[in-house]
RNA sequence: CGCGUGCUCCGGGGUCGGUGCAAUUCCGAGCCGGCGGUGACAGUCCGCGACCCGCGGUCCCAUCACUCGUGAUGAGGCCACGGUUGAGCCGGUGAAAUUCCGGCACCGACGGUGAAAGUCCGGAUGGGAGGAGCACUGU
Repeated sequence: CGCGUGCUCCGGGGUCGGUGCAAUUCCGAGCCGGCGGUGACAGUCCGCGACCCGCGGUCCCAUCACUCGUGAUGAGGCCACGGUUGAGCCGGUGAAAUUCCGGCACCGACGGUGAAAGUCCGGAUGGGAGGAGCACUGU
């Protein structure tokens, strides 16, 4: 320095006003931007993750059946695979930038709610792409 195994820690941000019986949900004006990659720094490029759906495996529980240790059906946990999964242009600089600078745009899961949510509440003291470190083994 690289590989492998195990373990530990870290791992998402953002509001005021107006109307109204009622809205951080409407209207106006703001604000926010996970992870890896990239000829140079990315919410919009290429991928990944969270949510949701399908299928399979496995574990567990319940019910039912019988030839009594198996089978069927259903709920749930976990794992793998598949699907779904938003949005950017113009100009400038440069060897190189849809990433920087200037200008003008655009996007944002599901459930909840006295009224429609990127920003409030909830699943979530969860999961997680991945990041950092420690130990051991081998080269």
Model confidence (mean pLDDT): 83 of 100. Predicted 3D model of a 139-nucleotide RNA (FMN riboswitch aptamer (RFN element)) from Aeromicrobium sp. Root344. The model forms 100% of the base pairs in the Rfam consensus. The organism belongs to Aeromicrobium, within Bacteria. The same sequence occurs in records of 2 taxa. It matches the Rfam family "FMN riboswitch aptamer (RFN element)". Rfam links the family to the GO term FMN binding.